[in-house]
RNA sequence: GGGGCUAUAGUUUAGCUUGGUAGAAUAUGGCUUUCGGGAGGCUAUGGCCGAGGUUCAAAUCCUCGUAGCCCCA
Numbered sequence: 001g002g003g004g005c006u007a008u009a010g011u012u013u014a015g016c017u018u019g020g021u022a023g024a025a026u027a028u029g030g031c032u033u034u035c036g037g038g039a040g041g042c043u044a045u046g047g048c049c050g051a052g053g054u055u056c057a058a059a060u061c062c063u064c065g066u067a068g069c070c071c072c073a
Stems, first nucleotide, its partner, number of pairs: 001072007010026004020056001028044005049065005
């Protein structure tokens, strides 16, 4: 220098192909259960790497950039 992959909640991740309410687990707070509890149940909080474009509508499609990993030179 060239090419590919990845980026979603504090953490691990689904959803992207085929645009249409962002979901699960875990963690944390509250309530409950219990003789008590770190175990069980209910509930709340919290997120699409950044910028721009297309569209009625973008996590999803397009462009540029950032970070990480891999391959070629």